[in-house]
Molecule: transfer RNA
Organism: Candidatus Magasanikbacteria bacterium CG10_big_fil_rev_8_21_14_0_10_47_10
């Protein structure tokens, strides 16, 4: 410098063009407990940035960032 792969909640993960993006742990509040922990119950909170396709884009195309990973 080139090719290839990835980006979603704080952290790991779903969502194969269509519904209000959906889960586990985390964290918060509540019940319980003499106090905590566990257990229930609720809340919180994400789609890298731009632009394009399409009636409609987490999902397709392309630029630009940021990670892996070959080649030089």
């Nucleotide at each position: 410098g080139c090719c290839u792969u990835u980006g979603u909640a704080g952290u790991u993960c779903a969502a194969u063009g269509g519904a209000u993006a959906g889960a586990a742990c985390a964290c918060c509040g509540g019940u319980u407990u003499c106090c905590g922990g566990a257990a229930c119950c609720g809340g919180c909170g994400a789609u890298g940035u731009g632009a394009g396709u399409u009636c409609g884009a987490u999902u397709c195309u392309c630029c630009c960032c940021g990670g892996g990973g070959g080649c030089a």